Predicted 3D model of a 73-nucleotide RNA (transfer RNA) from a Tissierellia bacterium. The sequence was found in a public genome assembly. Its mean pLDDT, the model's own confidence on a scale to 100, is 80. Its Rfam family is "tRNA". By type it is a transfer RNA. NCBI's taxonomy places the organism under Bacteria, Bacillati, Bacillota, Tissierellia.

RNA sequence: GGGGGCGUAGCUCACUUGGGAGAGCGCUUGAAUGGCAUUCAAGAGGCAAGGGGUUCGACUCCCCUCGUCUCCA
Repeated sequence: GGGGGCGUAGCUCACUUGGGAGAGCGCUUGAAUGGCAUUCAAGAGGCAAGGGGUUCGACUCCCCUCGUCUCCA
C1' cells in the first nucleotide's frame, strides 16, 4: 500500500426479504427470610463508531472517514 471481517445498553452478544431495538450478567427499587446470600417482580439505561446519500421509511442498501482484527505484498 491492497483485500476481507467487526464496531448495537456498563460488559458479553443477538436482531438479513428495509417498517416493533432486545437477551444474559451488572445497576436501582420493592417483596419473601431474623439477617447475609439467594429467589421473584418492576424499572432505569443505547437511536445502533462518525458523516453523507438512496428510500414514504435505514442498525439493516450505497459512498467516505475513524478504530480494531486478519490475509497478501